[in-house]
RNA sequence: GCAAACCCGCCGAAAGGCGGGGACGCAGAGCUACGGGGCUACAGCGAGUUCGCUCGCCAUGCUUGCCGGGCCGCCA
Repeated sequence: GCAAACCCGCCGAAAGGCGGGGACGCAGAGCUACGGGGCUACAGCGAGUUCGCUCGCCAUGCUUGCCGGGCCGCCA
């Protein structure tokens, strides 16, 4: 310097994000979804259906405080 969990408000179908409070931790817990891993499944597809819905598949969504790469920075 940053800010986990948790609480409040807002956005989102959700994962999750933003703001405020708050600190578990972090020498880069700075930036970047480029590679991998993980999370969610609106829409889409398939099946079932008591026609209300349910189940499965799936990322274009999310996660950088999961790992790595790139960029910038600090110490020796």
Notes
The RNA shown here (c-di-GMP-I riboswitch aptamer) has 76 nucleotides and comes from a soil metagenome. Model confidence (mean pLDDT): 89 of 100.